[in-house]
Source information:
This is a predicted structure of a 74-nucleotide RNA (transfer RNA) from a bacterium. The prediction has a mean pLDDT of 81. It matches the Rfam family "tRNA". The sequence was found in a public genome assembly.
Formats: sequence, structure tokens, C1' cells
RNA sequence: GGGCGCGUAGCUCAGUUGGUUAGAGCACUGUCCUCACACGACAGGGGUCAAAGGUUCGAAUCCUUUCGCGCCCA
Repeated sequence: GGGCGCGUAGCUCAGUUGGUUAGAGCACUGUCCUCACACGACAGGGGUCAAAGGUUCGAAUCCUUUCGCGCCCA
């Protein structure tokens, strides 16, 4: 330099044919429980869906460019 894949909550990921409100588990916070801790129950907070632009009535999802990571080729 060329090709391919990935980037979504603090972490691991789902969301795949464009439309439900952006979600799950763990983690975190509060309350209950306990002498206390743990476990458990209930409730809650947290996201510019890597960035910018485009298409569309509507984009995490489609297109272009850029950035980062990984793999292959040279």
C1' cells in the first nucleotide's frame, strides 16, 4: 500500500428485512431484609449507537469519507 471484519451503557454483547420508547446480563445507586456483611427482593441512574456528510417522511441499520482495533496479502 491492497482486501476483509469490528466499533452500541463502566464491562461482555444483542439489535441483520429502515418505523415500536435503544435493550439484556454483570457492575453501580437507593430502599427492604440482617446485630453487621454477604445472599435475596423491589426500585432507579447511566448512551452524541466511533466521527462527519449524504439518501429518505423517517437511519444504530443504507451510501461516501475519515479515525481506532484485529486478521490476511504484498